[in-house]
RNA sequence: UCGGGCGUGGUGUAGUGGUAACACGGCGGCCUCCAAAACCGCAAUCGGGGGUUCGAUUCCCUCCGCCCGGG
Numbered sequence: 001u002c003g004g005g006c007g008u009g010g011u012g013u014a015g016u017g018g019u020a021a022c023a024c025g026g027c028g029g030c031c032u033c034c035a036a037a038a039c040c041g042c043a044a045u046c047g048g049g050g051g052u053u054c055g056a057u058u059c060c061c062u063c064c065g066c067c068c069g070g071g
Base pairs, nucleotide, nucleotide: 001070002069003068004067005066006065007064010024011023012022013021018054026042027041028040029039047063048062049061050060051059
């Protein structure tokens, strides 16, 4: 420098045009003599920018980061 893949809560992942889901973790409640476990509830997420569309996490462009390959 060129080509390809990936980027989603604190962590690991799903979702791939129409309300962003699950597990662990966190917080609160319930229970208990206290705690743990179990149960109930809550908060927290689409890497940045632009475009297409009635509507974008999803499609397109660009930038950034990580990984793989070519020179």
Molecule: transfer RNA
Organism: Algoriphagus aestuarii